Predicted 3D model of a 353-nucleotide part of an RNA (large-subunit ribosomal RNA, domain IV) from a termite gut metagenome.
Context: one part of a larger RNA
RNA sequence: CUCUGGCCAAGGAACUCGGCAAAAUAGCCCCGUAACUUCGGAAGAAGGGGCGCUCUCUGUGGUGAGAAGAUAUACUUUUCAAGCCGCGGGGAGCCGCAGUGAAUUGGUGGUGGCGACUGUUUACUAAAAACAUAGGUCUGUGCGAAGUCCUAAAGACGCCGUAUACGGACUGACGCCUGCCCGGUGCCGGAAGGUUAAGAGGAGAGGUCAGCGCGAGCGAAGCUGUGAACCGAAGCCCCGGUAAACGGCGGCCGUAACUAUAACGGUCCUAAGGUAGCGAAAUUCCUUGUCGGGUAAGUUCCGACCCGCACGAAAGGUGUAACGAUCUGGGAGCUGUCUCAACGCGAGACUCG
Numbered sequence: 001c002u003c004u005g006g007c008c009a010a011g012g013a014a015c016u017c018g019g020c021a022a023a024a025u026a027g028c029c030c031c032g033u034a035a036c037u038u039c040g041g042a043a044g045a046a047g048g049g050g051c052g053c054u055c056u057c058u059g060u061g062g063u064g065a066g067a068a069g070a071u072a073u074a075c076u077u078u079u080c081a082a083g084c085c086g087c088g089g090g091g092a093g094c095c096g097c098a099g100u101g102a103a104u105u106g107g108u109g110g111u112g113g114c115g116a117c118u119g120u121u122u123a124c125u126a127a128a129a130a131c132a133u134a135g136g137u138c139u140g141u142g143c144g145a146a147g148u149c150c151u152a153a154a155g156a157c158g159c160c161g162u163a164u165a166c167g168g169a170c171u172g173a174c175g176c177c178u179g180c181c182c183g184g185u186g187c188c189g190g191a192a193g194g195u196u197a198a199g200a201g202g203a204g205a206g207g208u209c210a211g212c213g214c215g216a217g218c219g220a221a222g223c224u225g226u227g228a229a230c231c232g233a234a235g236c237c238c239c240g241g242u243a244a245a246c247g248g249c250g251g252c253c254g255u256a257a258c259u260a261u262a263a264c265g266g267u268c269c270u271a272a273g274g275u276a277g278c279g280a281a282a283u284u285c286c287u288u289g290u291c292g293g294g295u296a297a298g299u300u301c302c303g304a305c306c307c308g309c310a311c312g313a314a315a316g317g318u319g320u321a322a323c324g325a326u327c328u329g330g331g332a333g334c335u336g337u338c339u340c341a342a343c344g345c346g347a348g349a350c351u352c353g
Stems, first nucleotide, its partner, number of pairs: 001348003006343001010339002014337001019334001027051005036041001038173001052094012066080005071074001095099001108331001112327002114324002119131002135171007147157003174319004179249003184246002186242005193237003199231001204226001206224003211218002250268005277311001278308001289305005
C1' cells in the first nucleotide's frame, strides 16, 4: 500500500454528479398521532414514556393433594382448599455508565414528475415513466362461426363455448371530459351511367388449289392461320356514409383621447383552421426567458406569467387518495463522506523458506 471488520477530539455533508458508503433508527407495552382521502386509508404517521433484579400485597385462568358436610351409600354430590403451572396489577427496596444490558431487530417528515395499484421484463451491463392489468371504445363473427394450425387434405384448436360468447385493434383504475374537419387514403353501403378480362360472336381480309382465261390474272368448296361490330362480371371511375378509422386542425394588413396592446374591421386561402384543459413542460431552440419562493450565494427545484422554435383531447387531455429497490429538488436527525487525518485487530502484498 490492498482487503475484511473496530474506534475517534472539535465540527457535522463543508465531501460528492448525487449523503454513494457508513452512521443513525430498531423489540414488546402504554400515551399520542396532521394535511389529504376513493372514508378503506394516510399510520408503526410524527412525537413521548416504561422495560433488570429482590421483597411484599393483590387480581385472575388451569390443575387439584387434602379437609369438612349431605344423603338416593354411588365411578354420588356440596363447600373449603395447600401445592404446582400460567397471565396481570400495586407498593417498597437494590446495583451498574448502560436492564429489548449480547444477538435478532423500521431511520424519519415535507415537495414535485411519471406510472393508478399487486404483477412482468432485456437468463450474462438496463427492473424502468417500458410490458401487463381490471375498466373504456371501435370492429369482425349466427355456428361446419369468425380467426388459427395444416403436404390449406383429413383432422384439430376456437368449444363440448353460442353475441352478457369468441377473435382483432386502440386506450389503460377512478373523477371531470374527449371539440372541429369525410377534401386525400382506408373501410362500409349503392347501383343508373362510363371503362373493362376470359368467353361468346363472326363481318371482312390472307394462304393453299379444283376450275376459268392466250396471258396478266380471277378463283367455289374444303383445309388453314387471322379477325371488326355486337353481348360479356367484379374492380376502377362515379354517388353517399364513416375519425375511440389512417390522418389534418392557416396567412397578411389595419384599428381605442400618452405609449403599448387589440375586444373590433378588411382581405386571401382551406376539407376544416386547435375548442376545453394544460403550458420554458420527460415537450422551450433563443434560454441560466421574466417575476416570486427557498440559499449568504441556486444553469437544478417549487409557484406563477404565456412570446406553445415544435402541448392538446382514447398514438387520449387534465386532475387524483393509495402504491414505487422509480426519477428530481429540499429539511431536521445522524455520522470519518469531508476539514484531515490518527489509533488499534486480522488477512494479503514484501523478504526468507
Rfam family: Bacterial large subunit ribosomal RNA. Rfam links the family to the GO terms structural constituent of ribosome and ribosome. The coordinates come from a structure-prediction model, not an experiment, and the mean pLDDT is 89.